Bacterial RNase P class A from Eubacteriaceae bacterium Marseille-Q4139, 351 nucleotides, folded computationally. The prediction has a mean pLDDT of 76. The organism belongs to Eubacteriaceae, within Bacteria. RNAcentral holds the sequence, with entries from ENA and Rfam. The gene name in the source record is rnpB. The same sequence occurs in records of 2 taxa. Its Rfam family is "Bacterial RNase P class A". Gene Ontology terms of the family: ribonuclease P activity, dimeric ribonuclease P complex and tRNA processing. By type it is a ribozyme.
RNA sequence: UGAGUAGGACAGAUGGUCGCUGCCGUGGCUGACACGGGAGAGGAAAGUCCGGGCUUCACAGGGCAGGGUGCCAGAUAACGUCUGGCGGGGGCGACCCCAGGGAAAGUGCAACAGAAAUAAACCGCAUGGCGAAAGCCGUGUAAGGGUGGAAAGGCAGUGUAAGAGACUACCGCCUUGCUGGUAACAGGAAGGGCACAUGCAAACCCCAUCUGAAGCAAGGCCAAACAGGAGGCAUAAGGCGGCCCGUCUGCCUCCGGGUAGGCCGCUCGAGCCGUCCGGUGACGGACGGCCUAGAUAGAUGACCAUCCGCGCGAUGCGUGACAGAACCCGGCUUAUCGUCCUGCUCAAAGG
Repeated sequence: UGAGUAGGACAGAUGGUCGCUGCCGUGGCUGACACGGGAGAGGAAAGUCCGGGCUUCACAGGGCAGGGUGCCAGAUAACGUCUGGCGGGGGCGACCCCAGGGAAAGUGCAACAGAAAUAAACCGCAUGGCGAAAGCCGUGUAAGGGUGGAAAGGCAGUGUAAGAGACUACCGCCUUGCUGGUAACAGGAAGGGCACAUGCAAACCCCAUCUGAAGCAAGGCCAAACAGGAGGCAUAAGGCGGCCCGUCUGCCUCCGGGUAGGCCGCUCGAGCCGUCCGGUGACGGACGGCCUAGAUAGAUGACCAUCCGCGCGAUGCGUGACAGAACCCGGCUUAUCGUCCUGCUCAAAGG
């Protein structure tokens, strides 16, 4: 310098003007409101896919059904998340990927091709009979060819008519025990000639383990109007009206339920930032500092100026990724213009 790999940060900047939603202060008719101050979206606020807090309902104990998860150890409030390891796979490497229990309980499925798919003789090889020959009819054979994702362990030798775990060595597999490791597992040893013999359990299923349901429109409080109930008062009183006539109506208080509406839940929290300590790490602890939207159909916007980035048909014009809180938090997944920083790897060249 180029190519990569792992991780982190930012998400146009500054100023001005006019608005919007809460909060604080002052004034105010204490109800609108005015003025001043200060605050006001994210790394994903998204999808609503997991887990937890919180709330209401249900619940003696045990079991079934249903659903989730699935190598080992740890982290955590918890998880299907994360960290470290094991095993397998990819890459020269840094590093990356894996839904990774059981196919010897049972059931099911395996298209096409191929002779044959759990069952084997199509070609081939060897051999017997017939035949003048081509060839035909048998027998043995899974070493070779061909089909397929998969063809009764691989490979070499012995052996044989030709062959074959028929036998032998190495590798693989199974069983037993040994050593190391918390464990997954690894290493080496002895035995077994190799099975109820292939694959699929993100097919049913089996095993182990977890699991009550619904969700802030949860839930709680206050409470008009209309209707209802109880008690009290009154035959007169009240409304319409200046008065009479006339006409209409009982009046007041309390109660429960809780509609309209309002309040709480609601944002100080498994919180954020910094330093140190423990741990390989996820993470945990100590100390110091900080308060950072809380609206309810939903505010967080628009314009101007300068600068910055990008694009173009370039003295200028256009444009600023994805997107937008709705009880809160931990994750996952998906979307995303571009910029910057750090560790590491490979290649080439130079000193």